[in-house]
Small-subunit ribosomal RNA from a Planctomycetota bacterium, 1555 nucleotides, folded computationally.
RNA sequence: AAAUUUUGAAGGGUUUGAUCCUGGCUCAGAACGAACGUUGGCGGUGUGGAUUAGGCAUGCAAGUCGCGCGCGAAAGUCGCAAGACGAGUAAAGCGGCGGACGGGCGAGUAACGCGUAAUCAACCUGCCCUGGAGACUGGAAUAGCCACUGGAAACGGUGGGUAAUGCCAGAUGGCUCCGCGGAUCGGCAUCGAUCUGCGUGUAAACGGUGGCGAAAGCUGCUGCUCCGGGAGGGGAUUGCGUCCUAUCAGCUAGUUGGCGAGGUAAUGGCUCACCAAGGCGAUGACGGGUAGCUGGUCUGAGAGGACGACCAGCCGCACUGGGACUGAGACACUGCCCAGACUCCUACGGGAGGCUGCAGUCGAGAAUCUUCCGCAAUGGGCGAAAGCCUGACGGAGCGACACCGCGUGCAGGACGAAGGCCUUCGGGUUGUAAACUGCUGUCACGCUCUAGGAAUCCCGUGUCGUUAAUAGCGGCACGGUUGACUAAGGCGAGAGGAAGUGGCGGCUAACUCUGUGCCAGCAGCCGCGGUAAGACAGAGGCCACGAACGUUGUUCGGAAUCACUGGGCAUAAAGCGCACGUAGGCGGCUAGGUCCGUCCGAUGUGAAAGCCCCCGGCUCAACCGGGGAACAGCAUCGGAUACAGCCUGGCUUGAGGACGGUUGGGGUGAGUGGAACUCCUGGUGGAGCGGUGAAAUGCGUAGAUAUCAGGAGGAACACCGGUGGCGAAAGCGGCUCACUGGACCGUUACUGACGCUGAGGUGCGAAAGCUAGGGGAGCAAACGGGAUUAGAUACCCCGGUAGUCCUAGCCGUAAACGAUGGGCACUGGGUAGGGGGGAAGCCUAUGCUCUUCCCUGCCGAAGCAAAUGUGUUAAGUGCCCCGCCUGGGGAGUACGCUCGCAAGGGUAAAACUCAAAGGAAUUGACGGGGGCUCACACAAGCGGUGGAGCAUGUGGUUUAAUUCGAAGCAACGCGAAGAACCUUACCUGGGCUUGACAUCCAUGGAUUAGUCCUCUGAAAGGGGGAGUACUGCUCUUCGGAGCCGGAACAUGGACAGGUGUUGCAUGGCUGUCGUCAGCUCGUGUCGUGAGAUGUUGGGUUAAGUCCCGUAACGAGCGCAACCCUUGUCGUUAGUUGCCAGCGGGUAAUGCCGGGGACUCUAACGAGACCGCCGGUGUCAAACCGGAGGAAGGUGGGGACGACGUCAAGUCAUCAUGGCCCUUAUGCCCAGGGCGACACACGUGCUACAAUGGCGCGUACAAAGGGUUCCGAGACCGCAAGGUGGAGGCAAUCCCAAAAAGCGCGCCCCAGUUCGGAUUGAAGGCUGCAAUUCGCCUUCAUGAAGCCGGAAUCGCUAGUAAUCGCGUAUCAGCCAUGACGCGGUGAAUAUGUUCCUGAGCCUUGUACACACUGCCCGUCAAGCCACGAAAGCGGGGAGCGCUCGAAGUCGCUAUGUCCAACCGAAAGGGGGACGGCGCCGAAAGCGAGACUCGUGAUUGGGACUAAGUCGUAACAAGGUAGCCGUAGGGGAACCUGCGGCUGGAUCACCUCCUUU
Repeated sequence: AAAUUUUGAAGGGUUUGAUCCUGGCUCAGAACGAACGUUGGCGGUGUGGAUUAGGCAUGCAAGUCGCGCGCGAAAGUCGCAAGACGAGUAAAGCGGCGGACGGGCGAGUAACGCGUAAUCAACCUGCCCUGGAGACUGGAAUAGCCACUGGAAACGGUGGGUAAUGCCAGAUGGCUCCGCGGAUCGGCAUCGAUCUGCGUGUAAACGGUGGCGAAAGCUGCUGCUCCGGGAGGGGAUUGCGUCCUAUCAGCUAGUUGGCGAGGUAAUGGCUCACCAAGGCGAUGACGGGUAGCUGGUCUGAGAGGACGACCAGCCGCACUGGGACUGAGACACUGCCCAGACUCCUACGGGAGGCUGCAGUCGAGAAUCUUCCGCAAUGGGCGAAAGCCUGACGGAGCGACACCGCGUGCAGGACGAAGGCCUUCGGGUUGUAAACUGCUGUCACGCUCUAGGAAUCCCGUGUCGUUAAUAGCGGCACGGUUGACUAAGGCGAGAGGAAGUGGCGGCUAACUCUGUGCCAGCAGCCGCGGUAAGACAGAGGCCACGAACGUUGUUCGGAAUCACUGGGCAUAAAGCGCACGUAGGCGGCUAGGUCCGUCCGAUGUGAAAGCCCCCGGCUCAACCGGGGAACAGCAUCGGAUACAGCCUGGCUUGAGGACGGUUGGGGUGAGUGGAACUCCUGGUGGAGCGGUGAAAUGCGUAGAUAUCAGGAGGAACACCGGUGGCGAAAGCGGCUCACUGGACCGUUACUGACGCUGAGGUGCGAAAGCUAGGGGAGCAAACGGGAUUAGAUACCCCGGUAGUCCUAGCCGUAAACGAUGGGCACUGGGUAGGGGGGAAGCCUAUGCUCUUCCCUGCCGAAGCAAAUGUGUUAAGUGCCCCGCCUGGGGAGUACGCUCGCAAGGGUAAAACUCAAAGGAAUUGACGGGGGCUCACACAAGCGGUGGAGCAUGUGGUUUAAUUCGAAGCAACGCGAAGAACCUUACCUGGGCUUGACAUCCAUGGAUUAGUCCUCUGAAAGGGGGAGUACUGCUCUUCGGAGCCGGAACAUGGACAGGUGUUGCAUGGCUGUCGUCAGCUCGUGUCGUGAGAUGUUGGGUUAAGUCCCGUAACGAGCGCAACCCUUGUCGUUAGUUGCCAGCGGGUAAUGCCGGGGACUCUAACGAGACCGCCGGUGUCAAACCGGAGGAAGGUGGGGACGACGUCAAGUCAUCAUGGCCCUUAUGCCCAGGGCGACACACGUGCUACAAUGGCGCGUACAAAGGGUUCCGAGACCGCAAGGUGGAGGCAAUCCCAAAAAGCGCGCCCCAGUUCGGAUUGAAGGCUGCAAUUCGCCUUCAUGAAGCCGGAAUCGCUAGUAAUCGCGUAUCAGCCAUGACGCGGUGAAUAUGUUCCUGAGCCUUGUACACACUGCCCGUCAAGCCACGAAAGCGGGGAGCGCUCGAAGUCGCUAUGUCCAACCGAAAGGGGGACGGCGCCGAAAGCGAGACUCGUGAUUGGGACUAAGUCGUAACAAGGUAGCCGUAGGGGAACCUGCGGCUGGAUCACCUCCUUU
């Protein structure tokens, strides 16, 4: 100086059409004793059997001391030998110390085991340190050894002799202990400490080894004994802390305590005898499951959560179970005994063993190393020491297992090589990347040199101490000695040896191509893949990290998603149905005491390591060292006394009480009343009644219903009656009486905190249901019948039993709801109602006004809330207590327990499965919801379709082909405004291959091509032949004719071509809602937001048209208008149009001159605007009526189609991306087909006739078209038509006759003089060609059809209806179609209830692909997990009994044996063995409880693109739904009873807001 001092905290994806919230799932981070996949250069430091505490071969892991003792080799060497050396060595033995440490593992253990703090006045302690005292006199054995001997072995047996620091006896002696006393001091209850008197019993190795000395002796070191003290170690006790489970609630006989005894180092039921009956437990005993504990580790901002590898402390264990011995210490990892399992040896008699030490092996497993080196260092054991031993340890090896460090090169190098990939074909990218040039030298490699780890011990020398001593011993200094393993450094060479892995749809950094085609596959979540996949696979490119990178698993985080810090419960999951009350929690004012909590200070402890800070050492770092800080805890001491607790005293405001009043469907019992209903009796009466949408079942001539009278019975109490009252809730309603609970108001002189809440507990508790006994009018589950229906186990109807009622007893649940626990306090108001009180106010008095307390509603400020909402009756602000929640489903289910007579209730999981489930609000859409309003939508009308025949289109069928498309409205006389060939896309057959068509390149070349002729052929095509020359231009009839040209052509190559595919890749165009009135934007405002407002409202309109109002103000696209056409007039113009007047002319005609008046033509204007008047209306917009006017309220018609919808239609008009075909899916040709025909549908035509048909005569249009054309008059033909050709490029000529109409005549109601199909015959026309397959004409034939079922279409005025005319396409035409034109010319509309569609507002919604929506249950199939189940099998634990090993303890001396003492001996004393007993492991037997596995069958549950039956729910879901209960039913469900609104709609009441 630093640590301490707040340095620390991120979110994203996913429920929806969108939004906010709730809520789960999931991701990004960090970590690991890891494993797996791909890859792999070097080094340092760590780390490495987590599973079978499964089994183990082999080697090693604990020995040492000759300075305790007695003994005592051999090999070998020397020697001729004897012998000597080896050697007093090795080995074995007695003895001592150590084998209780070190090392391993975590099975057991939920315990004083561990952690922490204490205690022992209840204890032990070898070696070590220290103080004091001492070590005297004797003795007897025994191993080794020798001899004999048993056994396969392991291992023994008998006899003999021997030593000690081995063993024993005696002596001495203080302390301790014990007994009896005395004194002092102290404490913590029993008591402790010190001093002292008497009595009793207890030690030893003068061993070992040095120095000096002749010896005596002196002097060391070491060992021995006793008694103190210390250090360190251990034992015991206690407070507190230490996982899950109550689906474990009661446990306990040595159990709890006492007295005494035994035992221990020591307390103690530790053990035993006796006595007492205790002890523990909801603050969780007992039981079950799991687990070694801690320092710490990981994570986290923290608080926490998870874990307890390595390192360190404690505990436990050592093949499994039991036991003791020895010892200071063990009930002993490499000691002993017994039992058991297993393995091994065996001569079958018996024996041996224990890697959870280090290596190693097998097994199981996803998975975890060398049978290494060394005692050099550190440490340990023994020894006086040298030293020996040490798989502790130090090192090395293996593994990217982890952390850290280094490298795989550096610089230059193209407007950019090649290759790859992409491409809009221009280019881009890989990419300064490479090549190439220059340079460097880390690591690895080769050579070389060493530092440090080494300090010792010991030896030598010197010196100091001890001592008499220069011996010896000890200390110090110097020199010498000791390395298993190993760094840095130097030199050399050369870019040389060294890069991968995962990812690239979003989260999440990173994009393209190809392949694939809901396949193959991916996926952490959301989700990708069904022909253009940035999501699969490959490639190129890119991103990230890098000797690693991914994946999997696990933990924490994010997750405030168990919330102490830091959550909630009206509707999202969540308030017990309600109360009383136990334990507990919490608690008013005041005074004093205490100091338990609390606060302050101090002391002790909080091991080391680790974390953090500073400094230092390895080149850095990881790693390591030193110092510090910290370890929020516990204990003790001292202090403070505000608050809380406790003790004592006081107070009255909380609470209670007293007195006086008030209201009330509060409760229980008894009695009583009228109306209604049903039944019975009688009367009247006479055919129906009843019931429904309509009916039927049912009742009735045996007299119903109706009506009158009388009687009986049971149940419920109209009106009053009210968001009125009472009650804790459930609930309570005629009247009277009796008994009884509560609340409120007023007064108050009493008590003095007596209070609040309330786990368990107790009581009450709708309806249904149950038991027993009554009762039974009405109603009514079940049941029967009738209807409805596809069915109808329902809704509707007729009946009807339990039940509903009473008494006694069960049950204990409801949408038991305000979906809102109880209590207290505080925080603006307004208004209405109920019950009391007050006023000095007014005064009309059962009043008004003001005020106070209690209760019940509504509206609302702030606040709160996700929003809806709530708001003094809180869901606001606080305090106290209780209950409950933690994603959806499985499931309020199973199992267990408990309650119940039963039904069933209470408590209450898991497997498995999904990525959501949900709340509130928003915009739409929808409703068999509501309101307003439109439309030929209905109604009112007229005419049709559906029946007939035919035409045409379509489906279907057929076919070689019947090409393709269009498909509800909005496909179907549609593409097609012209299918005999062509068209033509189809089929059959025949052909062509750079192609029928475009552009380019290369080569060829002067004959080809063009032209002509010819053969073959159905044609296309194929084959053959003739002539044209050489270069120049033009001509020539001079002969040859063109005239281009270096083209065409040929071959080859690029390419052409495709009506092949995708309209769901597209452009363009079109249909439709819909000519409906709508659709939006800017700014502002409101809302957290999606969004809203504007655009809603009041009027008005054809119109979001306009006006008014208005948090909106404006604007855009639509509407309207502007455009075209038509209706009136004017002006201008006057041919081809017109002709009034004038003239001419004809048989007649604007025929001619002429005219512009008229018509007309076609250009420009005018005109109509609610402008004027009256009325209505808001002094408005506008509407109604009127005048004028050709026209009146948009005059008629047309063009014009907002934002968008339908993945609507079209790849076959055209265009176009992708894909596909390339001697064919291209191209050419002939023939066929598109025209088929049992049938079905759409659209039409013609009809069925007299308002008609036929015949004759006769009148009036508009709009068009015409040169490959229209074609007059004339002639021929019955006609179609032919001949012919005037006129016409058109207001001129032609098509061209308009028809219905009108006039006259016939027909006379008939399958006809209606109708015309069909068929026959004969013709005409077009065309190369009418057979398949054209149109027309004439004659003949003369079908169905007599007005059309269900159903359905068009039309509101010049419309419908009806009549004809024209045009496009076109050779002709299948046209009755389409598009136009004019002629004649109606009827009806009261109106908006209904059907359809549409617009606006509103409401409900579980819909959003938007009702063709969503969605429920049975059944059937597959698969998965779970429950039950006759049983079967296993496991651990406990209990009872039997047997009872080893062993301690006790007893035993009639069994056997015996060195120390006594004794001469005999013997004694004593001991050992033996015997007996208690306890006792394993084993056996027995009955149960618990738990796990399995089990024929069975039960429900979850899940699974397209199974069956229905339609329950969401809209009023078509019977409103839901809750509880009961019955019934294939199923969803239905019905009864009671309850709820979380029900739509309409009306009324009440209340509120505003004026």

Its Rfam family is "Bacterial small subunit ribosomal RNA".